Predicted 3D model of a 364-nucleotide RNA (Bacterial RNase P class A) from a Chloroflexota bacterium. Its Rfam family is "Bacterial RNase P class A". By type it is a ribozyme. It is recorded under the gene name rnpB. Its mean pLDDT, the model's own confidence on a scale to 100, is 76.
RNA sequence: CAAGUAAACCGGGUGACCGCCCUUCUCUGAAGGGAGGAAAGUCUGAGCUCCACCGGGCAGGAUGCUGGGUAACACCCAGGAGGGGUGACCCUACGGAAAGUGCCACAGAAACAUACCGCCAGCGGCUGGCUAGCCAGUGCGGGUAAGGGUGAAAUGGUGAGGCAAGAGCUCACCAGCGGCUGGGUGACCAGUCGGCUGGGUAAACCCCAUCCGGAGCAAGACCAAAUAGAGGGACAAAAGGACGCUCGGCCUCGUCCCCGGGUUGGUCGCUUGACCCUGGGGGUAACUCCAGGGCUAGAUAGAUGGUCACCGUCCUUCCCCUGCGGGAAGGAUACAGAACUCGGCUUACAGGUUUACUUGACCC
Numbered sequence: 001c002a003a004g005u006a007a008a009c010c011g012g013g014u015g016a017c018c019g020c021c022c023u024u025c026u027c028u029g030a031a032g033g034g035a036g037g038a039a040a041g042u043c044u045g046a047g048c049u050c051c052a053c054c055g056g057g058c059a060g061g062a063u064g065c066u067g068g069g070u071a072a073c074a075c076c077c078a079g080g081a082g083g084g085g086u087g088a089c090c091c092u093a094c095g096g097a098a099a100g101u102g103c104c105a106c107a108g109a110a111a112c113a114u115a116c117c118g119c120c121a122g123c124g125g126c127u128g129g130c131u132a133g134c135c136a137g138u139g140c141g142g143g144u145a146a147g148g149g150u151g152a153a154a155u156g157g158u159g160a161g162g163c164a165a166g167a168g169c170u171c172a173c174c175a176g177c178g179g180c181u182g183g184g185u186g187a188c189c190a191g192u193c194g195g196c197u198g199g200g201u202a203a204a205c206c207c208c209a210u211c212c213g214g215a216g217c218a219a220g221a222c223c224a225a226a227u228a229g230a231g232g233g234a235c236a237a238a239a240g241g242a243c244g245c246u247c248g249g250c251c252u253c254g255u256c257c258c259c260g261g262g263u264u265g266g267u268c269g270c271u272u273g274a275c276c277c278u279g280g281g282g283g284u285a286a287c288u289c290c291a292g293g294g295c296u297a298g299a300u301a302g303a304u305g306g307u308c309a310c311c312g313u314c315c316u317u318c319c320c321c322u323g324c325g326g327g328a329a330g331g332a333u334a335c336a337g338a339a340c341u342c343g344g345c346u347u348a349c350a351g352g353u354u355u356a357c358u359u360g361a362c363c364c
Base pairs, nucleotide, nucleotide: 001360002359003358004357005356006355007354008353009352010351012311013310014309015308016307017306018305020034021033022032023031024030025029036335040346041345043344044343045342046341047340048216049215050214051213053249054248055247056246057245058244060212061211062210063209064208065079066078067077068076069075080094081092082091083090084089095207096206100205101204102201103200104199116148117147118144119143120142123141124140125138126137127136128135129134130133156174157173158172159171160170161169175197177194178193179192180191181190182189183188220268221267222266223265229259231258232257233256234255235254239252240251241250275294276293277292278291279290280289281288282287312333313332314331315330316329317328318327319326320325
């Protein structure tokens, strides 16, 4: 210098004029405060509120290597295994296929028990010969998954022995499986021994382990205002109560549905919170403990805006300059926008900054 990898961060500034919401005060006014890193998607985990409450079974759902963090999580951190990259580093729905069932397109004989081509005369059969229990022949029965061919996949791989021909049939090495020993909290790793191997698929059913009520701030509480029900229907051996079903306990006495009518204003909930900043301690880290300091939107058809000027940043073109650099013109300046509150995840984002590291080239 070029190409990358991983993180962290910024994401316009100043002034003038005209406006909006909230709070306070000495109230015709003044002062102070007023969107984000994602406020978004509403995908998750909680707090909070109501459903009066408790237990069992079935169904359903979620998660799924190990250890830790946390209020909790599907999140985060650290590690293991597998895969990718020269590397920094990245990715993983990563429990079980020896409980059972299903599926495995096309091709192929055969996709889970199969002989199409090929190979085999050791065995049975058949044929022939003779020395009469041997020899020769024959792929009919049979044996064979080594070779050919098909396929993503054909039942471990390579080599040697062996055999009628073959085959983990036997042996060596490698892969896999199981036992033992050692290390590790564990996933797992290393060594050693053994017999010889059992196709894949669980983002197919399923099995195993752990966990799981529902509705949501339009929750819900209060004040004010308003009023038309002798309206209709179901049930009493009933109905409702935790909104998948069911059983048991317990609770309520009238309950539920439809139709019709009235009101549709205000207050609280509401922003002090698993909060933020700084310093110190513990921990590899996620995170946590202690001390000090801070208060940082709260609307309810929904405020946080608009116009102008100057500046900033970046891009393109041109000019000056040995060069660092300077100047002019034009263009760009994103994604987006609180609505009960937090922790995460995911997605969007003009342009820019910083740190650590990797690979390559060149120079000293």